[in-house]
RNA sequence: GCGUCCGUAGCUCAGAGGAUAGAGCGCAAGGUUGCGGACCUUGAGGUCGGGGGUUCGAGUCCCUCCGGACGCG
Numbered sequence: 001g002c003g004u005c006c007g008u009a010g011c012u013c014a015g016a017g018g019a020u021a022g023a024g025c026g027c028a029a030g031g032u033u034g035c036g037g038a039c040c041u042u043g044a045g046g047u048c049g050g051g052g053g054u055u056c057g058a059g060u061c062c063c064u065c066c067g068g069a070c071g072c073g
Base pairs, nucleotide, nucleotide: 001072002071003070004069005068006067007066010025011024012023013022018056027043028042029041030040031039049065050064051063052062053061
């Protein structure tokens, strides 16, 4: 330099054009417990990597840039 894939919550990931963007773990509060852990309930937490485009509508499709992984040279 070229090609492929990836970037969504603190972490690991789901979501292949339409509803308020979700799960597990973690975190906070409450319950339970002699105190913890485990368990149960509730909750907080997201400019979906940045910008632009297509569309009535984009996390999802297209372009570009940034970052990462792998392959080729």
About this RNA:
Predicted 3D model of a 73-nucleotide RNA (transfer RNA) from a Pseudomonadota bacterium. The sequence is in RNAcentral, with records from ENA. Lineage of the source: Bacteria > Pseudomonadati > Pseudomonadota.